[in-house]
Molecule: transfer RNA
Organism: Phrynocephalus forsythii
RNA sequence: GGCACCAUAGCUUAGUUGGCUAAAGUGUCUGCCUUGUAAGCAUGAGAUCCUGGGUUCGAAUCCCAGUGGUGCCU
Numbered sequence: 001g002g003c004a005c006c007a008u009a010g011c012u013u014a015g016u017u018g019g020c021u022a023a024a025g026u027g028u029c030u031g032c033c034u035u036g037u038a039a040g041c042a043u044g045a046g047a048u049c050c051u052g053g054g055u056u057c058g059a060a061u062c063c064c065a066g067u068g069g070u071g072c073c074u
Stems, first nucleotide, its partner, number of pairs: 001073007010026004019057001028044001030042003050066005
């Protein structure tokens, strides 16, 4: 320098032939339980989906550019 893939909650992931309020596990807040902790039960908060632009009535999803990461080739 070239090619491919990836980027969604604190962490790990799902959701991508465009369309309802972006889902789950774990973690976390609060309460119950307990002598206390853990475990268990209930409940709340938390991501405008890497950034910018485009297409569209409508974009996490399609297109372009950029950034970062991984791998391969030279």